[in-house]
Order: sequence, then structure tokens, then C1' cells
RNA sequence: GGUUGGGUAGCCGAGUGUUUAGGCGGCAGGUUGUAGCCCUGAAGACAGAGGUUUAAGUCCUCUCCCCACCA
Repeated sequence: GGUUGGGUAGCCGAGUGUUUAGGCGGCAGGUUGUAGCCCUGAAGACAGAGGUUUAAGUCCUCUCCCCACCA
């Protein structure tokens, strides 16, 4: 340099264009003499920039980063 795959919350990890799963963790409450376990609740994310679209995590383009292969 070329060809693929990937980048989603503090961590792991799903996601068919129209509603952003889930688990762990953190926070608040319940329970308890206290803590843990358990139960309930709310919060928190789409690598960056453009484009298409009524609507983009998802489709297109460019850039950045990671992995594998080729040279």
C1' cells in the first nucleotide's frame, strides 16, 4: 500500500430504517439491628464529519482507531 471484519453506557453485549434489548457495575428506595442476599425504580451509549430519507445505531461517502490476511 491492497482486501476483509469490527468501533453501541464504567465493563460485557444484542439490534430487520420508524419503540436504543439484556447482564454486571454505580445511584435511590423497600427489607435488615448493620451489611450482604433478595425485590422495586430511575439515570446513563451509538468513533468523528457530511449525505440520502418523513424518519439513520442501521443505507452511502470521507476520516480516525483496532483485528486478520496479502504484498
A computed fold for a 71-nucleotide RNA from Sarcocheilichthys nigripinnis, annotated as transfer RNA.
NCBI's taxonomy places the organism under Eukaryota, Osteoglossocephalai, Cypriniphysae, Gobionidae, Sarcocheilichthys.
It matches the Rfam family "tRNA".
The prediction has a mean pLDDT of 82.